[in-house]
Context: one part of a larger RNA
Order: sequence, then structure tokens, then C1' cells
RNA sequence: AGUACGUGGAGGAUGCCUUGGCGCUGAAAGCCGAAGAAGGACGCGGAGACCGGCGAAACGUUCAGGGGGAGCUGCAUACAAGCGAUGAGCCCUGAGAAUCCGAAUGGGGCAACCCAUCCAGAGUGAUGUCUGGAUACCCCUUGCUGAAUCUAUAGGCAAGGUGGAGGGCAGUGGGUGAACUGAAACAUCUCAGUAGCCCGACGAAAAGAAAUCAAAAGAGAUUCCCGGAGUAGUGGCGAGCGAACCGGGAGCAGCCCAAACCGGCUGACCUUCGGGUCAGGCGGGGUUGUAGGACCGAGACACGAGGAACGAGCGGUAUGCGAAGCCGUUGGAAAGCGGCACCAGAGACGGUGAGAGUCCGGUAGCACACAUCGCGCGUGGCUUGCUCGGAAUCCUGAGUACCACGAGGCACGUGGAACCUUGUGGGAAGCUGGGGGGACCACCCUCCAAGGCUAAACACUUUCAGCGACCGAUAGCGUACAAGUACCGUGAGGGAAAGGUGAAAAGCACCCCGCGAGGGGGAUGAAAUAGACCCUGAAACCACGUACUC
Repeated sequence: AGUACGUGGAGGAUGCCUUGGCGCUGAAAGCCGAAGAAGGACGCGGAGACCGGCGAAACGUUCAGGGGGAGCUGCAUACAAGCGAUGAGCCCUGAGAAUCCGAAUGGGGCAACCCAUCCAGAGUGAUGUCUGGAUACCCCUUGCUGAAUCUAUAGGCAAGGUGGAGGGCAGUGGGUGAACUGAAACAUCUCAGUAGCCCGACGAAAAGAAAUCAAAAGAGAUUCCCGGAGUAGUGGCGAGCGAACCGGGAGCAGCCCAAACCGGCUGACCUUCGGGUCAGGCGGGGUUGUAGGACCGAGACACGAGGAACGAGCGGUAUGCGAAGCCGUUGGAAAGCGGCACCAGAGACGGUGAGAGUCCGGUAGCACACAUCGCGCGUGGCUUGCUCGGAAUCCUGAGUACCACGAGGCACGUGGAACCUUGUGGGAAGCUGGGGGGACCACCCUCCAAGGCUAAACACUUUCAGCGACCGAUAGCGUACAAGUACCGUGAGGGAAAGGUGAAAAGCACCCCGCGAGGGGGAUGAAAUAGACCCUGAAACCACGUACUC
């Protein structure tokens, strides 16, 4: 020095565990903000660094109501000082208070700072100073004022407004809109109308009551799910993209204007002074396709629908009650084992010194609300809705439909390309009217565009409850721990590592060695090779011992 074995060290794998995560299901809730949000800064404790809580009324209230019942002063032990049956702490509801920054809004500014004006008050001999209130911009309404320019208008000033502004993970509608990539290269194509950016709205959003489909039979707004179907198609017919009819379900809900006509108001014009015409806004009327309505005539007046507010009831935001076991035995410990019992509308789950229906918290079941919020039902001032016949006239959404060219959207890439949208140009009919049925025409069928509203089923988030052939600390969220922390970066931004004594601290009194660290006794404990670098404690690696070999 090597090999083998052993004993230790070092190391932290493995096993076991779970405070944390991930996913799903059900129920409930869903916007906040100038009445100052979201998010922060700085403060508030006897002592107080972080976290959490709170705001100069500051670990909380000179408050009110309800619950609860013996302890309490967060994490967090100990100390100090206190509070509590005159009911604390704790939980719920309401009220009050809530510094400074932040849309930030009196002006400024390098956010959490600086400097004002006016009014009222405090204070001073007076000024400085302090306290409270008001003072940004835009919009709307009202009033006053008021140019060029006579009336006027623009403009200016003031007051009033629970008007706007800003925020929001995800969901949602719209505008704008890539590239990597795929096509084994690449250009049409794809990725993808995705990501990104912008605008808007809501608790949902959007869509929505047929100018829809269908096919000789019919359906009857929209949305979502399952199928149809990876079908029909589309496609450098490559890569790929990819419906609909129809069927089954979830959920169901339908309405209002414009116009004709009638009435009255304002302005202009005309006037035979009776009024008429035009324009504007207002009220009634009216709302559809086997056409409907106006208009004319006749009849009905009952029941239905909506609804502010109020009310018995139910539910949410605290809670309460809630059955039944002992003995022996092993053990440090019984819930294990043995024996004999009991409850069960409760044998879910968790805890307790190992594995507990009957020990604890609970569970099934039952009960409960001052206050506040919600739901459905009832009452309900008020609002609203009818039928038949007639047929002359009138009305029924125009730079629209449609056409051409250029594009986009439709599963559909210009194709035979309908349909929808529209940048440019042209440009109808008007009910004997008009659109559609995938070029186009006829017949037939079907619907009524060019105005608007609309719950539910559907999406997402949070809370509560439950569940998992989900993870178990290199896993599962980046974070089970003072984690978006430490740290890195000028910045946008990037972004960790780090869990486990024991049943209980019983966390080693006392003695010895040592400056100490540490160790040896001793004590605790079932165990200390469980001693805080603490469960288990693998391997690499190191040391020592023994044997053999060189």
C1' cells in the first nucleotide's frame, strides 16, 4: 500500500409521517371606487425584529344588540403589570373611527413629501402658528352675463348632480393582430384569428323571437351538452382544416318601437281671419306574413300579466342539545388480546402514551336569531292586454335591397360559389310588393330585411361541504418553514434552499476534566447510538482494529 471483515466517523438516501399542494363534485355568493377603491408607506404593544391584527378612538371603541360561560392579555414560552360571574377573552350583526400616498382631485412633486388661497374657530399685544371645511378636469342641468353683429349665438362666471375618471386572477363582447412552428426545404396553406396590444360591459357576458330551416312531410327564438362525424366537403386535393340537416337531452318566454290615423304644443309661411300648409318635439293608436294595421261598422269589459312597498314563512351571517363499557392481561402507555355487556335515525372522520361505535371533539337527528341580508308566496296604490265583419283608400324601417369591381367572414383556399359583412361606383320595388330554397331560369314551397329589448340552461372566480386506483418534502403550487422571502439585475424581470427529539420537556439537578467548545459520571425517559447538528440513518469518502498478500 492493497484485499476482506469488524467498530466508529462523516453523509442524508430509504422507509414511515403530514401541517401543504393538485383535481373533481355539490351548494351558495359575485363587482369595488370621489361617501376616496385596489395596492401600499408610516405608525399602534410594559419590553416588540418578522409575520398577522389594527389606525392618532391605532394588539383596538365614552358604542349598541345577540351568542357563549371560565378563563384571558395573537404568533410566543418566560418575566412584569393587569382584566374577568357587575359575565372577561372569544364568535356574529350593526354603528363609530379610519394618519399619509395612491384615480388622487387646491398647486407642485424624485409616491407616502413640499407650498398655498378663502371661510369659520383656537391662540397671541400683534404676526408667525394650530384645528375644521371648501378649492382639479370633463359632462349634464339651471341661473347670471355676454363679442365680431341689431335680434341672437359663440364665449365667460356661478350653483347643483349618490354623473364620469381608477382597479379587478379568471370568465366575456368588440377593435387590431404576429412569429417560431408544421408542411421533414419553402412561397399558397398551417400555427391562428392563437399570443400580444387596445376599448367596453357584467355577475355573468354574448346571442335571441325567422326576410330561419326544410322538402312534398314538416319544424318553430337563442344558448349549452351528447350523437350525427373525423362523415359531407375543403385542401401546393400536400401538411392539414372540417361542417350542416336531423335525433336525444339541459333549460324554456316572450315583447316594445318607427309608420298610417287622431289630438294638442312651438316656430315659419299663407289666409277668404273660419283656418290651412310645412318643420320640430309630445300624447293616444299600432307592431304582422294562412299578411297585419290604420279606416268604417258591430260586440265584449271579464279574467290574466307586470309592479314600488308591506307582511306570516323559509334560508344565510354566531350557536345549542345530542345514545351507549367495564373487568382481566401484555406493555412505558391499551384503543391490542381474553371475558362478559350496551347504544345505534349515530359503526363518517379526527384525536387520545399502539389499532376506541360506547374516553374526547364530533356524527345521525333535533332546536335556535336581537340585528342584518336574501328567497319564494300573499296583499298590493298603479300600469297593461280583447273579439267579429267590411272592403275603396292609406301605412308597414332607402342611399337600403340589388348589381359591378376590390376584400373579409362562412368547414368552403375563386371554385359552378349561393349566403353574410362592406371599401369604391351605380341604384329599386313598395303588397298586383319583397327575400330565400348553394351559379342561373321556371314551377312550387317558405319567410317579411334595411329599429330595439329579453330571464333560464352555459363560462369563470371565491367561500363552505364532501370526495380522489392524485403527490407525499429533488414529489405536490415557485412557496408544507419569516416565500414571491433571501439573493441577482440600472430596469423590465428572474428567483431559491430550507419539514420530523419525545407520549409528555420530563430539554440532563449535582459531581469531575477543560479558558471554552466539548466530554466523562449521574439523573429523566420505554428508549439518550431519541440530547436539540435530535425518527429511521443506505452508499461514495475517512479513521481505527484484526487477518492475509506485496